[in-house]
A computed fold for a 1493-nucleotide RNA from a metagenome, annotated as small-subunit ribosomal RNA. It matches the Rfam family "Bacterial small subunit ribosomal RNA". Rfam links the family to the GO terms structural constituent of ribosome and ribosome. Model confidence (mean pLDDT): 81 of 100. RNAcentral holds the sequence, with entries from SILVA.
RNA sequence: AGAGUUUGAUCAUGGCUCAGAACGAACGCUGGCGGCGUGGCUAAGGCAUGCAAGCCGAACGGGGUUUUUUCGGGUGGCAACACCUGGAUAAACCUAGUGGCGAACGGGUGAGUAAUGCGUGGGUAACGUACCCUGAACUCGGGAUAGCGGCGGUCUUCGGACCUUUAGUGAAAGUGCCGGUAAUACCCGAUAACACCUGCAGAUCUCAUGUUCUGCAGGUCAAAGUUUUUCGGUUUGGGAGCGGCCCACGUCCUAUCAGCUUGUUGGUGGGGUAACGGCCUACCAAGGCUCUGACGGGUAGCCGGCGUGAGAGCGUGAUCGGCCACAUCGGGACUGAGACACUGCCCGGACACCUACGGGUGGCUGCAGCAACGAAUAAUCCGCAAUGGGCGAAAGCCUGACGGUGCGACGCCGCGCGGAGGAUGAAGUUCUUCGGAAUGUAAACUCCAAUAGUAUGUCAGGAAGAUCUGACCAGCAUACGAAAGGGGUGGCUAACUCCGUGCCAGCAGCCGCGGUAACACGGAGACCCCUAGCGUUGUUCGGAAUCACUGGGCUUAAAGCGCGUGUAGGCGGAACGGAAAGUAUCUUGUGAGAGCCCCCGGCUCAACAGGGGAAUUGCUCGGUAUACUAUCGUUCUUGAGGCAGGUAGGGGCUGCUGGAACCUUAGGUGGAGCGGUGAAAUGCGUAGAUAUCUAAGGGAACGCCUGUGGCGAAAGCGGGCAGCUGGACCUGUUCUGACGCUGAGACGCGAAAGCGUAGGGAGCGAACGGGAUUAGAUACCCCGGUAGUCUACGCCGUAAACGAUGCGCACUAGGUUCGAGGGCUUCUGACAGCAUUCGUGCCGAAACAAAAGCGAUAAGUGCGCCGCCUGGGGAGUACGGCCGCAAGGCUAAAACUCAAAGGAAUUGACGGGGGCUCACACAAGCGGUGGAGCAUGUGGAUUAAUUCGAAGCAACGCGAAGAACCUUACCUGGGUUGAACUACGGCGGAUGCCCUCGGUGAAAGUCGAGUAAGCUGCCUUCGGGUGAAACGUCGAUAGGUGCUGCAUGGCUGUCGUCAGCUCGUGCUGUGAAGUGUCGGGUUAAGUCCCUUAACGAGCGAAACCCUUAUCGUUAGUUACCAGCGGGUUAAGCCGGGAACUCUAGCGAGACUGCCGGCGUUAAGCCGGAGGAAGGCGGGGACGACGUCAAGUCAUCAUGGCCCUUAUGGGCUGGGCUACACACGUGCUACAAUGGUCGGUACAGAGGGUCGCGAACCCGCGAGGGGAAGCCAAUCCCAGAAAGCCGAUCUUAGUCCGGAUCGCAGUCUGCAACUCGACUGCGUGAAGUCGGAAUCGCUAGUAAUCGCGAAUCAGCAAUGUCGCGGUGAAUACGUUCCCGGGCCUUGUACACACCGCCCGUCACACCAUGGGAGUGAGUUGCACCAGAAGUAGAUAGCUUAACCUUCGGGAGAGCGUUUACCACGGUGUGAUUCAUGACUGGGGUGAAGUCGUA
Repeated sequence: AGAGUUUGAUCAUGGCUCAGAACGAACGCUGGCGGCGUGGCUAAGGCAUGCAAGCCGAACGGGGUUUUUUCGGGUGGCAACACCUGGAUAAACCUAGUGGCGAACGGGUGAGUAAUGCGUGGGUAACGUACCCUGAACUCGGGAUAGCGGCGGUCUUCGGACCUUUAGUGAAAGUGCCGGUAAUACCCGAUAACACCUGCAGAUCUCAUGUUCUGCAGGUCAAAGUUUUUCGGUUUGGGAGCGGCCCACGUCCUAUCAGCUUGUUGGUGGGGUAACGGCCUACCAAGGCUCUGACGGGUAGCCGGCGUGAGAGCGUGAUCGGCCACAUCGGGACUGAGACACUGCCCGGACACCUACGGGUGGCUGCAGCAACGAAUAAUCCGCAAUGGGCGAAAGCCUGACGGUGCGACGCCGCGCGGAGGAUGAAGUUCUUCGGAAUGUAAACUCCAAUAGUAUGUCAGGAAGAUCUGACCAGCAUACGAAAGGGGUGGCUAACUCCGUGCCAGCAGCCGCGGUAACACGGAGACCCCUAGCGUUGUUCGGAAUCACUGGGCUUAAAGCGCGUGUAGGCGGAACGGAAAGUAUCUUGUGAGAGCCCCCGGCUCAACAGGGGAAUUGCUCGGUAUACUAUCGUUCUUGAGGCAGGUAGGGGCUGCUGGAACCUUAGGUGGAGCGGUGAAAUGCGUAGAUAUCUAAGGGAACGCCUGUGGCGAAAGCGGGCAGCUGGACCUGUUCUGACGCUGAGACGCGAAAGCGUAGGGAGCGAACGGGAUUAGAUACCCCGGUAGUCUACGCCGUAAACGAUGCGCACUAGGUUCGAGGGCUUCUGACAGCAUUCGUGCCGAAACAAAAGCGAUAAGUGCGCCGCCUGGGGAGUACGGCCGCAAGGCUAAAACUCAAAGGAAUUGACGGGGGCUCACACAAGCGGUGGAGCAUGUGGAUUAAUUCGAAGCAACGCGAAGAACCUUACCUGGGUUGAACUACGGCGGAUGCCCUCGGUGAAAGUCGAGUAAGCUGCCUUCGGGUGAAACGUCGAUAGGUGCUGCAUGGCUGUCGUCAGCUCGUGCUGUGAAGUGUCGGGUUAAGUCCCUUAACGAGCGAAACCCUUAUCGUUAGUUACCAGCGGGUUAAGCCGGGAACUCUAGCGAGACUGCCGGCGUUAAGCCGGAGGAAGGCGGGGACGACGUCAAGUCAUCAUGGCCCUUAUGGGCUGGGCUACACACGUGCUACAAUGGUCGGUACAGAGGGUCGCGAACCCGCGAGGGGAAGCCAAUCCCAGAAAGCCGAUCUUAGUCCGGAUCGCAGUCUGCAACUCGACUGCGUGAAGUCGGAAUCGCUAGUAAUCGCGAAUCAGCAAUGUCGCGGUGAAUACGUUCCCGGGCCUUGUACACACCGCCCGUCACACCAUGGGAGUGAGUUGCACCAGAAGUAGAUAGCUUAACCUUCGGGAGAGCGUUUACCACGGUGUGAUUCAUGACUGGGGUGAAGUCGUA
């Protein structure tokens, strides 16, 4: 510090996700040790049990125990004496009660609380303070009351003891009367101030109320002792610490909470408090708060800090510390220095327990602990040794505060699980190209060292001033002696292979993996990361500049209010002066401690902890400065406004008025249609339309002018005239003197449609009716037509209300058009030129922008103010509120869901977009197919099998250049199992091969016999050894036309012989990309030329190659024969020739080379000459980058999978040839341009020894016999046919046509039944030129005629591939159909139009709105009610202290009552949540349905 994800790719926008850190955590797997921390986040829900606040006998009386002394009594004993018992005395100890101090601290929790709180800084001249420190003064009297005793009961040894409620009443808790008693308890009196209060006078200080001091007068208030030495007590002054109260600032969300408030705001009097105060009360006034957010609702203890972050921030408030609040819920006071009191009191409620049902008792949010809740959180431990607290003179007691231990990997930190050597790189495992590689020095093995811990022994520290416990621990000695897992490995993100699985099982943080070769699932191996942990989940911050203060945006991505006027607010021109609020700087105080940071030192280190410092960005006392801002004052004119003179204008409102067109009405002419459309029909018309003329009436809109022109804030504004009226601009410089800009709310205007009332209604025209179109057509088209459109008045308040661009001001190159002015120049004019102000357009520099673009009319550079945005959908929707007559508008969410949605530009593809252009693409022609019969291929159906593949063009006479067996892959049947083939190794060893024969069988096969003719290697010492071939056996292996052409190679088809496809460098662009390759010409062509930010190059095109057309040359047999000779009936037959033809080698030739024209002086085109050939001469081979997951695993090769007595191998027979049918490709025809018969002429290219086969003979013929010649320019196949000559047929199902069938044959072949071809004779079907539709062809072509070859025994060949013969017609042209190329344009397409995609309906699921209602919570108002308590009143009852005239009084208590008030109740509202038959839309789902905007 970034990364992944929208796209074919790009840039930008924008969301989602990840990598980091952290945690009071939880869960999964695993787990050695120690140190230091930390641990109920949920039910402030409920709690059994124990403990958590007592202490003081040196305040007091009493009681008790023990002991001393003493006096009695009793029992026992002779007595001494022993025991029991009572009183007194003394000592020690204990303590129920009175009293004192404490219990208001410490400890817990965070429910409430949005301010009565907290934080920071101040104030208290408005206050308090027990204990503590310090100063001064004082320390005299009186009356009661607990305890105690009696009143009761039981027992009795009569001494007394016990129960203690003491009668009585109660189950219990409890509740009394009488008597006398102590105090540091209580009370009065005395005394008293420098204390307090009141009044008066004076001085001093303060911002003010007021303070302080002095003097005078009056009034008021104290006390406690105990001990022998201190500790106390009272009054008062001061201090310290701790509190109370007040003020300022800060302190969450919500406006779908906008108004709130009656003790409310203030005053006066009074009360109350420690103290100010509506704190309370009576009266008076009517105030107070609020858009700088009152009031209401929701949520929440606040802070130091903690987490994160570069910081600013954001989140948080466990542990530690400060403050607050609470103590079962609510209310209340008492005591006290302090409480409205966690383990005090009273009352009310809920809950729990006890109960004799009358009534009582209780409060773990103290420490442990229990159940419950929950994902989840520990011991009913030890000790007061330390620190601290309470009491006490002290010893000491108490202390679940605290100090420790235990439990939990909950966190942080530290340590360990050994170290060194060790290659046969062991075994095992995994992978493998089978060679090996990895695990891996890892292990084994050798040597060395032993740690934690345990046990025993020893011994420091804690631990202070002596003693001292619990618990912990270092060191030393001896012995024994443990310990590795978790996650990951497609990218982000470090780390890869095999097997299994087969869109299944599963994974997943995002993108996404899985449909038979998964680096993504599961297992294994290997590797990577961390390590006593590792992962997952949750939460927070970060990344996120994704709420932007630092630090964002708004033309098109989300985002400028439709427009104006203007309030608050914000901001604001120039000069001078004053003051000093902001601001800057210096200084004072504070910002607790802990924490963070730095330094030092301590635990072996670290975590941790000790000391010191820094920091704490803040607030605050005081001083200084005065540039800027604010403020006060005085001036100014440039901003703004006013004044004067002009100008243009569809600016607005009202009234009057005009012509054209249209419709209607009346009349005339006229006579059959009109109208309408792509074409029609509905409609109108003989009752006279349309057309035309005249007249009248009506309503609406204003042609030409008219323009990228004018005006207006926008909406908007268009005949003419008049009236009223708003604004703008120009010129002048006279006036005012900042009067300005913006503008939340507010107010006004606001197209069309719509609404209300009253009019009006020609044309047009939603709805509606009819006619068409269509699969349908609730549309588009046509004929009608109502609201409406028009007017007046009133609503509505929205639009793609758009420049998708808020308003104002200033600044920043130019050029040009138009509109409104005034100025200068020119003698005048038309006008021109120059500079200028305002408006309106275009182009454009810089700049800006993601780009497109914008560019003085900014989207540039700045300032001021307002509005708005924060992923898509849900949704501008629901609910609520406001507005509206309604329609509806404004404001405006959430649940849920997706990983995108969107912008600009790029390359393609596509378009029933455009331009240019090509092609037998159309057109012009010729001939076909589609109809018939047959051949052949395919589909289908059939079958035991009809083997398989090919599927639009680009499958279908295709693989197949040839299925009777074979082929053959299919089926039936009967058989075979290491084997038809290939190596290799081990063993045997002449067994063998070959040949002959037999049994069985359909054959394959199987079973057997024979023979010695032939074969059987090498070496040899001739004894033998070795061992090839073959065979047998064992081990490795074979075989598969089985699957996957979507795992592949190779080969092929197709677009397409179309002219395209690219690269290097440079340049342009942020980039994808572009340029080049575009443009103008030209070409068959990206062919060439010119222009040109391109210059070059490559693959294609062309050329090179083959063939054909002409000539030359060389050569001359098997081809040829002109001349010479010979020769034949004839014939290159012979000699010979080398001329010609021909053959086949080498050359020439054609290049727009020449001429003219056109063209840009080009490329090139047109015409011509010459030439065998002319503009690529004809034909062929040759096929760019790529597309179609095109075809082929059945040519071959090949990965993987599958079969292995079978999916292999061999055989017989059958099938691939079947047949209601459909299609493709062909052949033959339908006839006279023909058929038949006779005669006759002319090719080319091929093939031939398992072959072609002549002559001759036989047969009607197929063919047979025969054998010459030929391995071929020699011989043979081999007769070419159409043609030509002649004859006949005469338009007919024929002398056309030949299918089909019968008979008889020939040939091939083991074999022609299924299932061959051919011959002869006979038979003689359909068919008379073929519907819709469709194919080929542009010249030696189409058409037509025959010939040959491959395959092959033969043949299905009418096929295919070649060869020659005869030999046309037509092309105006590019509008249209199909296909292609280039440029351009639109695009929401990119598996690319066979694309994408919308809505209803149907089904399933999810969340949500409405809903008769129902239930629950919170809360307002009104009323009822009124416990305890306090205050007031009091005539009843009671009463120690003081007074008294002794009667009583004062005072007090109880009771009663009044006021306030908690709980509770009634009624009526508000609000939140849950639920609800039914219902509304929304979202998501597999390949559903209907249409296609």